[in-house]
RNA sequence: GGGCCCGUGGCUCAGUCUGGCAGAGCAAUCGGCUCUUAACCGAUCGGUCGUGGGUUCGAAUCCCACCGGGCCCGCCA
Numbered sequence: 001g002g003g004c005c006c007g008u009g010g011c012u013c014a015g016u017c018u019g020g021c022a023g024a025g026c027a028a029u030c031g032g033c034u035c036u037u038a039a040c041c042g043a044u045c046g047g048u049c050g051u052g053g054g055u056u057c058g059a060a061u062c063c064c065a066c067c068g069g070g071c072c073c074g075c076c077a
Base pairs, nucleotide, nucleotide: 001073002072003071004070005069006068007067010026011025012024013023020057028044029043030042031041032040050066051065052064053063054062
């Protein structure tokens, strides 16, 4: 330098193909249960979907550029 994949709550990941209410589990907080803790049960909290731009009535999703991470190839030595 070239190609491919990944980036979504604190963590692990769905959702993208086929544009249409942003989700799950765990964690956290509060409550119930319990002599207490754990477990269990209920509720709550938490996201400008990596950044910027474009297309569209409408973008996590399509297009372009960039940033970060991973893998492979090439070049120099």